[in-house]
RNA sequence: GGGCCAUUAGCUCAUUUGGUAGAGCGCUUCCAUGGCAUGGAAGAGGUGGGGAGUUCGAUUCUCCCAUGGUCCA
Numbered sequence: 001g002g003g004c005c006a007u008u009a010g011c012u013c014a015u016u017u018g019g020u021a022g023a024g025c026g027c028u029u030c031c032a033u034g035g036c037a038u039g040g041a042a043g044a045g046g047u048g049g050g051g052a053g054u055u056c057g058a059u060u061c062u063c064c065c066a067u068g069g070u071c072c073a
Stems, first nucleotide, its partner, number of pairs: 001072007010025004019056001027043006049065005
């Protein structure tokens, strides 16, 4: 220098023909217990890495950039 892959909640990751984004763990509150562990219920938390384009509509399609991984030179 070039090819490919990844980037989504605090962490690990889902989310297929483009249609208002979810789970587990963690966090907060409540219930059960004398208390802890544990179990149950409810809730908060996302401009989907940054920007632009296409579209009525983009996490999803296209382009550029950034970061990380990997391969080739």